[in-house]
RNA sequence: UCGGGGGUAGUUCAGCUGGAAGAACGCCUGGUUUUGGUCCAGGAGGUCGCAGGUUCGAGCCCUGCUCCCCGAG
Numbered sequence: 001u002c003g004g005g006g007g008u009a010g011u012u013c014a015g016c017u018g019g020a021a022g023a024a025c026g027c028c029u030g031g032u033u034u035u036g037g038u039c040c041a042g043g044a045g046g047u048c049g050c051a052g053g054u055u056c057g058a059g060c061c062c063u064g065c066u067c068c069c070c071g072a073g
Stems, first nucleotide, its partner, number of pairs: 001072007010025004019056001027043005049065005
């Protein structure tokens, strides 16, 4: 330098063909328990890597940039 894959909650990851974001674990509160843990109920937490474009509407499509991984030279 070129090609491919990836960046979504604190962590690990889903998210179909564009219709507006979820799970598990973790965290907080309450219940249960002598206390803790387990279990049960509820809750908080997201500029979807950054910027722009297309569209009535973008995590998803297009362009540039950036970071990580793999490969080629």
The RNA shown here (transfer RNA) has 73 nucleotides and comes from an Acidimicrobiales bacterium. RNAcentral records the identical sequence in 2 taxa. It matches the Rfam family "tRNA". Rfam describes the family as follows. Transfer RNA (tRNA) molecules are approximately 80 nucleotides in length. Its mean pLDDT, the model's own confidence on a scale to 100, is 82.